Large-subunit ribosomal RNA, domain I from a Bacteroidales bacterium, 539 nucleotides, folded computationally.
The coordinates come from a structure-prediction model, not an experiment, and the mean pLDDT is 84.
It was read from a public genome assembly.
Lineage of the source: Bacteria > Pseudomonadati > Bacteroidota > Bacteroidia > Bacteroidales.
Rfam family: Bacterial large subunit ribosomal RNA. Gene Ontology terms of the family: ribosome and structural constituent of ribosome.
Context: one part of a larger RNA
RNA sequence: AGCGAACGGAGGAUGCCUAGGCUUCCGGUGGCGACGAAGGACGCGGUAAGCUGCGAAAAGCUCCGGGGAUCCGCAAACAGGAAGUGAUCCGGAGAUGUCCGAAUGGGGCAACCCAUGCAGUUGAAGGCUGCAUACCGGCAAUUGCCGGGGCGAACGGGGGGAACUGAAACAUCUUAGUACCCCCAGGAAGAGAAAGAAACAUCGAUUCCCUGAGUAGUGGCGAGCGAAAGGGGAAGAGCCCAAACCGCCGACGUUACGGCGCCGGCGGGGUUGUAGGAGUUAUCAUGAAGAGUCGAGCGUCGAACUGGAACGGUCUGGAAAGUCCGUCCGCAGAGGGUGAUAGUCCCGUACAGGCAAGACCUGCCCGACCAAGAUAACCACCUGAGUAAGGCGGGACACGUGGAACCCUGUCUGAAUCCGCGGCGACCAUGCCGCAAGGCUAAAUACAUCCGGAAGACCGAUAGUGAACCAGUACCGUGAGGGAAAGGUGGGAAGCACCCCGAACAGGGGAGUGAAACAGAACCUGAAACCGUUCGUUU
Numbered sequence: 001a002g003c004g005a006a007c008g009g010a011g012g013a014u015g016c017c018u019a020g021g022c023u024u025c026c027g028g029u030g031g032c033g034a035c036g037a038a039g040g041a042c043g044c045g046g047u048a049a050g051c052u053g054c055g056a057a058a059a060g061c062u063c064c065g066g067g068g069a070u071c072c073g074c075a076a077a078c079a080g081g082a083a084g085u086g087a088u089c090c091g092g093a094g095a096u097g098u099c100c101g102a103a104u105g106g107g108g109c110a111a112c113c114c115a116u117g118c119a120g121u122u123g124a125a126g127g128c129u130g131c132a133u134a135c136c137g138g139c140a141a142u143u144g145c146c147g148g149g150g151c152g153a154a155c156g157g158g159g160g161g162a163a164c165u166g167a168a169a170c171a172u173c174u175u176a177g178u179a180c181c182c183c184c185a186g187g188a189a190g191a192g193a194a195a196g197a198a199a200c201a202u203c204g205a206u207u208c209c210c211u212g213a214g215u216a217g218u219g220g221c222g223a224g225c226g227a228a229a230g231g232g233g234a235a236g237a238g239c240c241c242a243a244a245c246c247g248c249c250g251a252c253g254u255u256a257c258g259g260c261g262c263c264g265g266c267g268g269g270g271u272u273g274u275a276g277g278a279g280u281u282a283u284c285a286u287g288a289a290g291a292g293u294c295g296a297g298c299g300u301c302g303a304a305c306u307g308g309a310a311c312g313g314u315c316u317g318g319a320a321a322g323u324c325c326g327u328c329c330g331c332a333g334a335g336g337g338u339g340a341u342a343g344u345c346c347c348g349u350a351c352a353g354g355c356a357a358g359a360c361c362u363g364c365c366c367g368a369c370c371a372a373g374a375u376a377a378c379c380a381c382c383u384g385a386g387u388a389a390g391g392c393g394g395g396a397c398a399c400g401u402g403g404a405a406c407c408c409u410g411u412c413u414g415a416a417u418c419c420g421c422g423g424c425g426a427c428c429a430u431g432c433c434g435c436a437a438g439g440c441u442a443a444a445u446a447c448a449u450c451c452g453g454a455a456g457a458c459c460g461a462u463a464g465u466g467a468a469c470c471a472g473u474a475c476c477g478u479g480a481g482g483g484a485a486a487g488g489u490g491g492g493a494a495g496c497a498c499c500c501c502g503a504a505c506a507g508g509g510g511a512g513u514g515a516a517a518c519a520g521a522a523c524c525u526g527a528a529a530c531c532g533u534u535c536g537u538u539u
Base pairs, nucleotide, nucleotide: 001538002537003536004535005534006533007532008531009530015524016488017487020459021458022456023455024454025453026452027451028450029448030447031151032150039100040099041098042055043054044053046078047077050074051073061094062093063092064091065090066089070082071081072080105114106113107112115133116132117131118130119129120128121127135148136147137146138145139144155186156184157183158182159181160180166173170220196203197202207234208233209232210231211230217225218224238440239439240438241384245268246267247266248265249264250263252261253260254259273418275383276382277381279378280377281376282375283374284373290370292369293368294367295366297364298363299360300359301358305353306352307351311326312325313324315322328343329333335347336346337345389413390412391411392410393409394408395407399425420435421434422433423432424431475482476481495523498510499509500508501507
């Protein structure tokens, strides 16, 4: 020095564990904000650096409800207190709530600086305290009232709108009306009561799902794109204006001052396509029904929370829930905890109860408000105009200009008026369906920041969130931004009194605790690399 064995050091793999994550489903809820939000700065404790909580009334104040013995957060200790006159704690409703932040009196390098008016502080100046003082919109009309602004996970509507990519290149096309930007809204949004869909038969608002169907189509007929009717389901609900006509008020025009015309406002009337309505005449009927609105009650839901069955002994052990013996409960043998594995020890579980604030799509009932005709004949007054439609150019429809309808419109034109008008995929006829150019409308549908519940052939600390731990932290970057590592003593601190070595250290040896200290805090287990000691063996 090599090899081997044993024993150590070092290291932190592995096993076990879980305080944290991940995913799905269900229910709730769906907003917060000038009554100052979200998010922060700075403070508040007897001692107080951090976290948490709170705001100069500062780990808190008041009231109501719950609860019933401890409490003064994480978090020990000292010093002090509180509590059956019910504390701590839990739920609800309030009070207070510095400064910044939409930030809003003005300014500003956020958490700072400086004001003005009025009032108060006995009084001048100064200081201090309270209130007010931004801008925009609507209404009002001098001084005011109401609203807006900002934040928020996705879902929704609208205005703009790529490219990589695919086409095995690439230009039409595709990716895709996607990403992204902007505006706006709601708990949903949007759509919605046929100028529909169909086909010679009919259906009867919209939305969503299954199917139709990868069909019909479309397409450098390439790559690709890709319906609809119909059928089956979920849900289900229908309404209001404009106009004709009548009336009132006001401005204007005209007037032989009686009025008339016109415009505007308001009230009545009216709302349709087998057309409907207005008007005139005639006849009949006269308090019917409601997705309506508001309010009270019932009912339902709804916080903390309450009740909730049934076990003992023996043995091993540090500890019994394990073993053995004998019982019991079960609408409860889900789960968790307890010194090892507990239906019957604890928390719970099945089941049952409870109610405040408040909520309620729907339901019942009461009251108020709103709200009400039919038929026939005549008549020909009304029924949404720079509209429909057309040319040109685009867009959008599954449909790329195509035979290209239907829909939207930048531009140029520009109707009809119920004997009317639109559609049925160029266009025409016949037939059929419908009534545009005004508006509202629950439910079935989408989403999940948040609250609660359930579950997992999901992870188990290099995994699972980046983050199980004081993590969006430390740290890096001018900045946008990037972004870690880091879990485990023990049943219980019983966390090693005392002695010895050492430096009044570190570290260690005894002693003691403990089942165990090679569980001693650098703490469960403790692999390998790597470094040693002893012994054996080889040269």